[in-house]
Molecule: Bacterial RNase P class A
Organism: Desulfovibrionaceae bacterium
RNA sequence: GGAGUCGGACAGACCGUCGCCGCGGCAGCGAUGCCGGGGAGGAAAGUCCGGGCUCCGCAGGGCAGGGUGCUGGGUAACGCCCAGCGGGAGCGAUCCCGGGCAAGCGCAACAGAGAGCAGACCGCCCGCCGCUUGCGGCGGGUAAGGGUGAAAGGGUGGUGUAAGAGACCACCGGCGGGGGUGGCGACAUCCCCGGCCAGGCAAGCCCCGCCCGGAGCAAGACCAAAUAGGGGAACCGGCCGGCCCGGCCUUCAGGUUCCCGGGUAGGUUGCUUGAGGCGGACGGUAACGUCCGUCCUAGAGGAAUGACGGUCGCCCCCCUCGGGGGGAACAGAACCCGGCUUAUCGUCCGGCUCCGACC
Numbered sequence: 001g002g003a004g005u006c007g008g009a010c011a012g013a014c015c016g017u018c019g020c021c022g023c024g025g026c027a028g029c030g031a032u033g034c035c036g037g038g039g040a041g042g043a044a045a046g047u048c049c050g051g052g053c054u055c056c057g058c059a060g061g062g063c064a065g066g067g068u069g070c071u072g073g074g075u076a077a078c079g080c081c082c083a084g085c086g087g088g089a090g091c092g093a094u095c096c097c098g099g100g101c102a103a104g105c106g107c108a109a110c111a112g113a114g115a116g117c118a119g120a121c122c123g124c125c126c127g128c129c130g131c132u133u134g135c136g137g138c139g140g141g142u143a144a145g146g147g148u149g150a151a152a153g154g155g156u157g158g159u160g161u162a163a164g165a166g167a168c169c170a171c172c173g174g175c176g177g178g179g180g181u182g183g184c185g186a187c188a189u190c191c192c193c194g195g196c197c198a199g200g201c202a203a204g205c206c207c208c209g210c211c212c213g214g215a216g217c218a219a220g221a222c223c224a225a226a227u228a229g230g231g232g233a234a235c236c237g238g239c240c241g242g243c244c245c246g247g248c249c250u251u252c253a254g255g256u257u258c259c260c261g262g263g264u265a266g267g268u269u270g271c272u273u274g275a276g277g278c279g280g281a282c283g284g285u286a287a288c289g290u291c292c293g294u295c296c297u298a299g300a301g302g303a304a305u306g307a308c309g310g311u312c313g314c315c316c317c318c319c320u321c322g323g324g325g326g327g328a329a330c331a332g333a334a335c336c337c338g339g340c341u342u343a344u345c346g347u348c349c350g351g352c353u354c355c356g357a358c359c
Stems, first nucleotide, its partner, number of pairs: 001355010012312007020039002023036005041330001045341002048339005053216004065212005070084005085098005099207002104205002106201002121146002123142008154172006173197001175194008220269004230260007237249004276295008314327005
């Protein structure tokens, strides 16, 4: 200098003018006005996971259903993060994947002779027949070689044979069982024995371990009209009677007054101080934790959080090197928090790897 890989930060700054939405103060009966101060993000997004909070449900256990899946740790919790282990890709930094297919069932296009109690197209070999001595036909053996395929039932060498074959043998690989050493563990490594060898897919059903009650701030709590309706009490009813008391009937419908409780509209609350940000010390490889100091930073109705001008900064183009012109993304809170994923013009910083040149 070039190429690459991993991680982090920012998401234009300042001033002026005019606006929008809350909050506080003052004035005003009020409408409103004035002053002060505040007002989007790294993803506020998708709503895919996990938790807080709230209401309902719940003795305990099981079935069903859903989720998850190497090991150890972190955390309030997680499908997240950190550190390892194993496999794969890459020269490398680094990246991707992760229970079980020697429990059972199921599936596998095309090609191919044969794809799940594997198989014989070409080839190789033997026998018989024909005959132009090399081919054809028939019968049989074989799986070394060729061919198809993502995949053809271990690899190399030898013995053996008509040709061959774990048929047999040695070594290697892999598998099962037992043991030693190291590690908390996943696992690594070494020794012995066994049988010649066991195909793939679990993001198909399934098996095994672990986790999971439901609904959600339109949760929930409080205040509470108008109108209609519900419950209760008293009175009003009809007959006898001039009236009152009293008796009988109806105890049904309606009316008047009063009381009670529920729901709706509406209002208040939940509401933003929280697993919080920043700095430091200590523990830990790290994720993270503990302690100390310091800061307060949207809380709405579904609707606000903007526009214009100027100066400077960034990128691109033109240029008479004075300057001029253009561009700047994705997007946008609504109970809160931790993650993941997706979108994003660009700029800056740091760790590491590979290649080339020079000293």